Record summary:
A computed fold for a 137-nucleotide RNA from a soil metagenome, annotated as c-di-AMP riboswitch aptamer (ydaO/yuaA leader). Rfam family: c-di-AMP riboswitch aptamer (ydaO/yuaA leader). Rfam describes the family as follows. This family represents a conserved RNA structure found upstream of the ydaO and yuaA genes in Bacillus subtilis and related genes in other bacteria. Its mean pLDDT, the model's own confidence on a scale to 100, is 78.

RNA sequence: AGCCGAAUUCCCGAUCGAUGGGAAACGGGGGAACCAGAGCGAAGACGGCUUGCCACCGUCCGGGGUGAAUUCGCCCGGAAAGCGAACGGGCUUCCAGGCCCGAACCCGACAGCUAACCCCGCAGGCGACAAUGGAAG
Numbered sequence: 001a002g003c004c005g006a007a008u009u010c011c012c013g014a015u016c017g018a019u020g021g022g023a024a025a026c027g028g029g030g031g032a033a034c035c036a037g038a039g040c041g042a043a044g045a046c047g048g049c050u051u052g053c054c055a056c057c058g059u060c061c062g063g064g065g066u067g068a069a070u071u072c073g074c075c076c077g078g079a080a081a082g083c084g085a086a087c088g089g090g091c092u093u094c095c096a097g098g099c100c101c102g103a104a105c106c107c108g109a110c111a112g113c114u115a116a117c118c119c120c121g122c123a124g125g126c127g128a129c130a131a132u133g134g135a136a137g
Base pairs, nucleotide, nucleotide: 002126003125004124008024009023010022011021012020026121027120028119029118030117035112044060045059046058047057048056062110063107064106065105066104070086071085072084073083074082087102088101089100090099091098092136093135094134095133096132
C1' cells in the first nucleotide's frame, strides 16, 4: 500500500491546557400494543450496615449482553491443554484451490419481540517482495 473491527470525518476550544465540548456517518443496549411465553418446586446464597426489616454496598452466581468465537467426540479422576468432526468467521465479490481464527470482556437477580421515547460506543490489533487460477467490479 493494505487487513480484522461499528470504531471514520468535520467543527469549536485548549496547547499557560482539556484524558474538554459538539455534529454527521456507522454500531450497540433498554423500552408498548400484537405475538410469543407463563402449573408447583424456583430465584437467589453469603457478608457489611441495622435492635430488626426494607433500602444501599460488596462477593458469589442463575440468567443476560457485545462478538464469528459454539457444539460433539477422543484423551483425563475431573478440568485445562492436545487431537478430530460438525458448524461459524476472515483473506474486495463469486467459483475452484490454498492459508488463518473460533478469543476476550461486560451486566449483577435483571432485560423475549417491541412504535414513540431513553441510554451508550466510536477502541484496539496486524501488516511490506509477498502477491494461486478464472470471471466480475